[in-house]
RNA sequence: GCCCUAGUAGCUCAGUUGGAAGAGCGCCAGACUUUUAAUCUGGUGGCCAUGGGUUCGAGCCCCAUUUAGGGUA
Numbered sequence: 001g002c003c004c005u006a007g008u009a010g011c012u013c014a015g016u017u018g019g020a021a022g023a024g025c026g027c028c029a030g031a032c033u034u035u036u037a038a039u040c041u042g043g044u045g046g047c048c049a050u051g052g053g054u055u056c057g058a059g060c061c062c063c064a065u066u067u068a069g070g071g072u073a
Base pairs, nucleotide, nucleotide: 001072002071003070004069005068006067007066010025011024012023013022019056026044027043028042029041030040031039049065050064051063052062053061
């Protein structure tokens, strides 16, 4: 240099054929307990890497860029 994969919540990851965002852990509050922990209930969370395009509608499709990992000479 070229090719491939990935970037979504504080962390680890889902997200189907484009119809508009979820789980677990965490964090906060409450219940229980003499207290802590554990358990239970409720709550808390997002410019979907960045910019543009296509579309009535984009996390998803197209282009460019960027970061990380891998392959190749």